[in-house]
A computed fold for a 1476-nucleotide RNA from an uncultured bacterium, annotated as small-subunit ribosomal RNA. Rfam family: Bacterial small subunit ribosomal RNA. The coordinates come from a structure-prediction model, not an experiment, and the mean pLDDT is 84.

RNA sequence: AAUGAACGCUGGCGGCGUGCUUAACACAUGCAGGUCGAGCGAGAAAGCUUCCUUCGGGAGGCGAGUAAAGCGGCGGACGGGUGCGUAACACGUGGAUGAUCUGCCUGAGAGUGCGGAAUAACCUGGGGAAACUCGGACUAAUACCGCAUACGCUCGUACGGUUGCGACCAUACGAGGAAAGUUGGCCCCUGUUUACAAGCUGACGCUCCCAGAGGAGUCCGCGCCUGAUUAGCUAGUUGGUGGGGUAAUGGCCUACCAAGGCGACGAUCAGUAGCCGGCCUGAGAGGGUGACCGGCCACACUGGGACUGAGACACGGCCCAGACUCCUACGGGAGGCAGCAGUGGGGAAUAUUGGACAAUGGGCGCAAGCCUGAUCCAGCAACGCCGCGUGGAGGAUGAAGGCCUUCGGGUCGUAAACUCCUGUCAGUAGGGACGAAAAGCCCUUGGUUAAUAGCCUUGGGUCAUGACGGUACCUGCAGAGGAAGCCCCGGCUAACUCCGUGCCAGCAGCCGCGGUAAUACGGGGGGUGCAAGCGUUAAUCGGAAUUACUGGGCGUAAAGCGCGCGUAGGCGGUUUGAUCAGUCGGAUGUGAAAGCCCUGGGCUCAACCUGGGAAUUGCACUCGAUACUGUCAAGCUAGAAUGUGGGAGAGGCAAGUGGAAUUUCCGGUGUAGCGGUGAAAUGCGUAGAGAUCGGAAGGAACACCAGUGGCGAAGGCGGCUUGCUGGCCCAACAUUGACGCUGAGGUGCGAAAGCGUGGGGAGCGAACAGGAUUAGAUACCCUGGUAGUCCACGCCGUAAACGAUGAGAACUAGUUGUUGGGAGGGUUUAGCCUCUCAGUGACGCAGCUAACGCGUUAAGUUCUCCGCCUGGGGAGUACGGUGGCAACACUACAACUCAAAGGAAUUGACGGGGACCCGCACAAGCGGUGGAGCAUGUGGUUUAAUUCGAUGCAACGCGAAGAACCUUACCUGCCCUUGACAUUGACAGAACCCUCUAGAGAUAGAGGGGUGCUUCGGCCUGGAAAACAGGUGCUGCAUGGCUGUCGUCAGCUCGUGUCGUGAGAUGUUGGGUUAAGUCCCGCAACGAGCGCAACCCUUAUCCUUAGUUGCCAGCACGUAAUGGUGGGAACUCUAAGGAGACCGCCGGUGACAAACCGGAGGAAGGUGGGGACGACGUCAAGUCAUCAUGGCCCUUAUGGGCAGGGCUACACACGUGCUACAAUGGCCGGUACAGAGGGUUGCCAACCCGCGAGGGGGAGCUAAUCCCAGAAAGCCGGUCGUAGUCCGGAUCGGAGUCUGCAACUCGACUCCGUGAAGUCGGAAUCGCUAGUAAUCGCGAAUCAGCAUUGUCGCGGUGAAUACGUUCCCGGGUCUUGUACACACCGCCCGUCACACCAUGGAAGUAGGUUGCACCAGAAGUAGGUAGUCUAACCCUCGGGAGGACGCUUACCACGGUGUGGCUUAUGGCUGGGGUG
Repeated sequence: AAUGAACGCUGGCGGCGUGCUUAACACAUGCAGGUCGAGCGAGAAAGCUUCCUUCGGGAGGCGAGUAAAGCGGCGGACGGGUGCGUAACACGUGGAUGAUCUGCCUGAGAGUGCGGAAUAACCUGGGGAAACUCGGACUAAUACCGCAUACGCUCGUACGGUUGCGACCAUACGAGGAAAGUUGGCCCCUGUUUACAAGCUGACGCUCCCAGAGGAGUCCGCGCCUGAUUAGCUAGUUGGUGGGGUAAUGGCCUACCAAGGCGACGAUCAGUAGCCGGCCUGAGAGGGUGACCGGCCACACUGGGACUGAGACACGGCCCAGACUCCUACGGGAGGCAGCAGUGGGGAAUAUUGGACAAUGGGCGCAAGCCUGAUCCAGCAACGCCGCGUGGAGGAUGAAGGCCUUCGGGUCGUAAACUCCUGUCAGUAGGGACGAAAAGCCCUUGGUUAAUAGCCUUGGGUCAUGACGGUACCUGCAGAGGAAGCCCCGGCUAACUCCGUGCCAGCAGCCGCGGUAAUACGGGGGGUGCAAGCGUUAAUCGGAAUUACUGGGCGUAAAGCGCGCGUAGGCGGUUUGAUCAGUCGGAUGUGAAAGCCCUGGGCUCAACCUGGGAAUUGCACUCGAUACUGUCAAGCUAGAAUGUGGGAGAGGCAAGUGGAAUUUCCGGUGUAGCGGUGAAAUGCGUAGAGAUCGGAAGGAACACCAGUGGCGAAGGCGGCUUGCUGGCCCAACAUUGACGCUGAGGUGCGAAAGCGUGGGGAGCGAACAGGAUUAGAUACCCUGGUAGUCCACGCCGUAAACGAUGAGAACUAGUUGUUGGGAGGGUUUAGCCUCUCAGUGACGCAGCUAACGCGUUAAGUUCUCCGCCUGGGGAGUACGGUGGCAACACUACAACUCAAAGGAAUUGACGGGGACCCGCACAAGCGGUGGAGCAUGUGGUUUAAUUCGAUGCAACGCGAAGAACCUUACCUGCCCUUGACAUUGACAGAACCCUCUAGAGAUAGAGGGGUGCUUCGGCCUGGAAAACAGGUGCUGCAUGGCUGUCGUCAGCUCGUGUCGUGAGAUGUUGGGUUAAGUCCCGCAACGAGCGCAACCCUUAUCCUUAGUUGCCAGCACGUAAUGGUGGGAACUCUAAGGAGACCGCCGGUGACAAACCGGAGGAAGGUGGGGACGACGUCAAGUCAUCAUGGCCCUUAUGGGCAGGGCUACACACGUGCUACAAUGGCCGGUACAGAGGGUUGCCAACCCGCGAGGGGGAGCUAAUCCCAGAAAGCCGGUCGUAGUCCGGAUCGGAGUCUGCAACUCGACUCCGUGAAGUCGGAAUCGCUAGUAAUCGCGAAUCAGCAUUGUCGCGGUGAAUACGUUCCCGGGUCUUGUACACACCGCCCGUCACACCAUGGAAGUAGGUUGCACCAGAAGUAGGUAGUCUAACCCUCGGGAGGACGCUUACCACGGUGUGGCUUAUGGCUGGGGUG
């Protein structure tokens, strides 16, 4: 785009069309084919009416020569329906009929004479339930029969003309063959007679014949679906002759003879199907289709058959058989909607048992007319196409209301209301066509005729006829009054928001939506599209160049047969001539109409109807053209081949032969191992191995040469010699003269493995055995070892049989290597140079390619031929067939299932890939953890609660820089409800303080004191009501902010340019160098940004300035002693500012670079040490419980208050720590030296008390001044002597101190006593590279109190080691592979288990169809027959001719028997496959 549609929702009108696509299933009822009295005989009734009547009725007339029935004629072969069958001369197209027929109709010719015998109806008798039937008697015809006559008819004979042909034309003779009348008028002719017919005349008929028109039959060329998993078919088969038959040719039939005919250009068989004009689609070519309309065919319940007839093997005819239905008196009968309506059934689905013959057409008839479910109309259906309407103009406070909202508003929306108009359609009332003209009647013209009858005919007049129809159309009236829905809104694709839902419910054409913020589900609002429709489904074409003729491909995406030879076929060099088949042009015929297209016309337009034209690309015939192709003839030599002469070679086959090596055997020497592996073991060996020497045997393979070297069609071919043999190359001539290329089938060759028979068997070696490895190890490794590998003969016929690239030919830049041959130059000994032919490689221009790549050896540009492909899986499978001994091979589906499978390239990520580099990463060291006790955190468990979060590194001494109450979020109980807190707030009042009672307390009650301040804004308290508060409730996967981590790793990007179809690349890669993408050099790149570094802080040195609370060298004073005092400003120090370090200098290395190495100087040397600082990003990393925040949830509670409890539990497990296990130590005594901090509800000195914790006390200090504050390890001395100890200190008992409202659950500390485990820690694992580790103490935050163990700081003492980068972990750069991209914690294979689905096999079973053989044989036709009967004609009257019935033969439908083929369904069990 489109439909004969259906379904869902909806539905105002009209016009024009269309309407069982399924069960060719079965049908009730009615109608659909009759007509003619002008062919014939006979002939009612109802009703009306006249007369008569005994009132019962009778007779007559009209009805009426009508109806019905019969004989006869014509028509029932048309019209109408359906699409079963049919793959066919069925259909289409074009021819043939010289092989034919044709009623009615038209034109021409001739005729229509004389006779005869019957039979329906009717009457009558009989049978039967009926249908119907039998007998007797009568009768007519345009029914039937005979005779006559007849042509140009038929047949025979003969002759002539003509033709390509059997036709046709003409002639002569002979034979044969016809007929029917009816009716109108008239009296001219004839006859009777005055009006008729036997006469005349007209009309309709009848017979013969010729021709035409239209119709029909037959034959032929071409066209006409699928399957080869259908390859052979055929016996009347193919042809001939004679005969028969038909309208007619013909094996159409028959007898005989011959042995043919069809088929790969697809016979036969199977499946499917009516064909065409056309219709739908498409730019076209095509593809699909064959409703309506038109042409042809076939069919009429199923099968068979003939009759009649001009025509049938006959839809509404006949006979038979069968199935079904109906009637029946059971004896027998009847029927055929695929005609129009209608019914049942089937189905998703398809209409009224309507009107009329008015028109058009058909049948009959002289006609009037009759018949006509053809047809014309109406009814039903939005089934389709076309047209119209559902109102128009104005109308902003942008009303109400809905929806949304950032709360401002926006939107529905000029939409509505409201005002003013209009009147299509529908409604109602009135008017009102076309479709109708023939015919009839009257007049008239012409013809016929004797005729002014009649009949035919021309013109005029008159009159009748409408189903539709209550029509179309026109007019009046009324009133916006009666008339809008459907789909869609994630992308494709025009159109967006809210709510609900929460991987549910659902959507979905494809991709895909939905797991709590869904533009995708459902609803609302809004919007888009179409509109009396809108969507969905089905099926068709298009897009799809996705079967490619137009117009595709095959190196890697699907696709080149493994390779030759060669048949058919296809294609084919050059010249001349002929021909004209192809090809091209003209003309003619045809290509029906309708349709399409163009152009007119008619319905108001359109759809629709109609006139004309064009077109119909085709076929046939004819006349031309002759270049090309073909064909024929004759040539040519450039293709091809042969000959002559050379040449290379693992080309093939056969025979012979050689050496090295392995193994075995024999012998010698000789002794303990050998062998094997990552390491071993099995194995061999003292019965003498291995090793070594000599000899022998046997089999297989041929080192070096050896080479992207050679040969071959491919597979493949490798010692040497000989024989036989194929192919190839080169050179120059000669010969043949297109002999060529390709190649469906066919045929041959064809690695390895495998198979058969017979040999052979050294080594190797499937299977197998043993040993190892391993979780296992039916493997990899080892020791053995059978088939096999080898030979001969025969099979198999496959490989990643690969260049994943079919063969042949031509053309299209080069460079370079190599093999074989030749020519020239040069030199002559070789080597060399140039050119050329044939091979074989590398690179590369143009061009091609999706890219990779190919590139004279094409994957470039062309030609010829063959093979093959058409999404993935199922599947190279099943079934069938063919081959094979088998294994298997070849050929080769479908159901079902998925939305991909695949190629090339790109960026990442990854690799038990590679290269380079870094890091306490390993290594080298030091000290730990893991074992013990305790502390602390976590898991788990428990509990009323043990609040919550953090969970590999990167959670676990984490949030928590400090849970007895509080904190506190948890639990139990008791209370409050505008609330503990914020804002607004009428109103009231001070606020506030104190006491008492009840209670666990919150709270409640009672009482007392107090009776505001103010800058005039307000501050404070209480408080009705309502807005609201509140939430540590949920979502860190809705978020902000902050943080962790990779990682202080060196990376991450951009602009412009360039390259690439593109993703993208380049830059950023490379060579060096660095801690560093740090820097240098190079480079299609040139620059730039975020990172690195530096700038900042601190520390190490110096200088300047300043000098108190700090300092004290020199001067002075003073003390037992002390910077205590005067003073000083040097030093230390303090805290401000500066200096200093930059590979700057020297030498070397490097590329004249960057830089590196060494050195000097220097307090410091190569970023001096430390800190702050964290690129693009990753982990949906962490946090809604710091805070903030969207959404959701709670609202007398999930909010708030209070008391008590819990977070402190404890069989266990883990992390992080402390203290130890001791002598480098413990204990006791003495003694020395820090830094950095903190301090006024605070630090607290001296002094006193206490063993001590501490208490008393109160000086000083808002701090370089006073205090905390004794630093400790260290050093000196003593003691302990290797022990569960003078180590270790857990645990427990007792007694206390302090803080605090309060130390029971549950604080810290002190003293006395107690004195556990533990003697250095398995596997494993952590930190650290220098003022570091280790070790020692000090301080601070938090804090009433609580940290000798946590955290953050401070200083004291103060090491060891780094060969190095193989390995482990992490990271960076380049490169490589990839089937990964959620990115290796990836992807993914197969079995097994379960569920479902389709399918193969299967003992069989059931159905359909078909072949063959046989039985059988209705009706019918043909032949035979003389049993029976017999009107026309003949007859010598006896009979005959002819016919009918009967019987019989042949053919044959249904049916039956047997046996095969094909196909469908089903089948216990079973095989694989698909999906989850």